[in-house]
C1' cells in the first nucleotide's frame, strides 16, 4: 500500500441482516423498601449510539468519507 472486522450510557452488552416514534439488559452510581445494623434481596431514577455528509417521511440501522483498534495480505530495508 490492498481487503476484511470492530466501534452503542463509567463497564460490558442486546439491537444493525429485513429502516419506524421516547434505544434493550446487567453491573456502577442515587434515592427509597426491607433488616437491630451491614451485606443480600425488592422498587425507583440518572447516564450512551466513534467524527462528518448522503439517501428517507423517518437512520444505531442503508450508502460515501475520516478516525481509533484488531485481523490477513502485498511492498522496501
Nucleotide at each position: 500500500g490492498g481487503g476484511c472486522g470492530u466501534a452503542u450510557a463509567g463497564u460490558g452488552u442486546a439491537g444493525u441482516c429485513u429502516g419506524g416514534a421516547u434505544a434493550u439488559c446487567a453491573c456502577c452510581u442515587c434515592g427509597g423498601c426491607c433488616u437491630u445494623c451491614u451485606a443480600a434481596g425488592c422498587c425507583g431514577a440518572u447516564a450512551a449510539c466513534c467524527g462528518g455528509g448522503g439517501u428517507u417521511c423517518g437512520a444505531a440501522u442503508c450508502c460515501c468519507c475520516g478516525u481509533a483498534c484488531g485481523c490477513c495480505c502485498g511492498c522496501c530495508a
Background
Transfer RNA from a Candidatus Poseidoniaceae archaeon, 77 nucleotides, folded computationally. Its mean pLDDT, the model's own confidence on a scale to 100, is 81. Rfam family: tRNA. By type it is a transfer RNA.